The part of an RNA shown here (small-subunit ribosomal RNA, central domain) has 350 nucleotides and comes from a metagenome. The full RNA is in RNAcentral, with records from SILVA. The coordinates come from a structure-prediction model, not an experiment, and the mean pLDDT is 88. Rfam family: Bacterial small subunit ribosomal RNA.
Context: one part of a larger RNA
RNA sequence: UUGGGCGUAAAGAGCACGUAGGCGGCCUGGUAAGUCAGAUGUGAAAGCCCGGGGCUUAACCCCGGAAGUGCAUUUGAUACUGUCAGGCUUGAGUAUGGGAGAGGGAAGUGGAAUUCCUGGUGUAGAGGUGAAAUUCGUAGAUAUCAGGAGGAACACCGGUGGCGAAGGCGACUUCCUGGACCAAUACUGACGCUGAGGUGCGAAGGCGUGGGUAGCAAACAGGAUUAGAUACCCUGGUAGUCCACGCAGUAAACGUUGUUCACUAGGUGUAGCGGGUAUUGGCCCCUGCUGUGCCGCAGUUAACGCAUUAAGUGAACCGCCUGGGGAGUACGGCCGCAAGGUUAAAACUC
Repeated sequence: UUGGGCGUAAAGAGCACGUAGGCGGCCUGGUAAGUCAGAUGUGAAAGCCCGGGGCUUAACCCCGGAAGUGCAUUUGAUACUGUCAGGCUUGAGUAUGGGAGAGGGAAGUGGAAUUCCUGGUGUAGAGGUGAAAUUCGUAGAUAUCAGGAGGAACACCGGUGGCGAAGGCGACUUCCUGGACCAAUACUGACGCUGAGGUGCGAAGGCGUGGGUAGCAAACAGGAUUAGAUACCCUGGUAGUCCACGCAGUAAACGUUGUUCACUAGGUGUAGCGGGUAUUGGCCCCUGCUGUGCCGCAGUUAACGCAUUAAGUGAACCGCCUGGGGAGUACGGCCGCAAGGUUAAAACUC
C1' cells in the first nucleotide's frame, strides 16, 4: 500500500511467441449500458450542522430547517466511452521487383599448425626456468627431409563492420530454411499494442546413454619456491572440451537501461538500398529511408552523465522495489536422475 520510484543508490523478468485481461485510427447513422440533467418515492427517530426557545448560566432539554454524498422508478440530453450498422486509408498486413548479411539446419570438401607413427640424414644432448629440477635421449632424442594417421580450430580478409528476439554466429561449396531493408505501384480495410498464467528458445559448466580424443586441461602425481605452499612457476595427466540423442535452465544472460507509439537543434563517421547532379564508366557533390558509432543544444539528472539509438516531453500495457544483516537462506509446494533450480519467510540483531 496513498504514493514515490527502477543506467550507477533497493528495483527491468535472460529472450521471444501468445491466452485471458487492459488499452486502441478517421467519418456517418442507430441505440442509450456507462455518463450528465430534471421529477417522484424512499433514505426511522435520536445525533452532527444552522436558526430559535426553556432551566439564574452552561452542560442538558425542546421546536423548526438543512443535510443525508445512496437506492429505485420515470422523463430527457447525446459530447465522450460502450454497443450495432455502414464507410475510409494514414496504423497493420499482402502482392511485385531488387540488392546486403559469421541468421538457422544438413551434407561434402580444403589448406596452415600441433601431436603421434614409418623411413632417410645426423650425434649428444634436448626441454624447461628468475635459477633449477622432475621429464625425454646412445634401445639414437632435439634438429632436418619425405611419407602416413587422426582430432580439433579456421591465420590474413576483420572493421566501435554485418546478421540474429536473446543466448549467440567467422575456411570453402551445395541443398533446405527464417527475418530485416530499399523502390514503385496495386490490394485487404483497424485485421493493432501490451501481455497475468502458459508455451518455446536459452553461454559456460554439469548430468545420462553411446561414440570420439590431436591439442588444451579441473582432479591427481611429481619437481621447484617458501617458515609452510593443499597456490602462483615447471614436467606429466584423467574427467571435460568434440559428435549424436536426451536432461538441466542458470550467468557481470549487461546497454547493469522492459515492449510499443508519437513529438523535440544540429555536426561528423560508417554499413545496406535508392533519387538528383556529374561522367564513357567510376569517383566527387546534394538528398531520402533503414541500421550502427562519436560529439553536442534545449531539456533532464543527486551527480556522473543521457541527449532523435534519450536517462528529454507525453500515451498504453507488463514486470519489479520499499533500511542493513539473518537470506535468495529455512520450511512447504512445484520441477530435476542427481547436482540443484524456482517460489519464498520468520525469530533474532544493528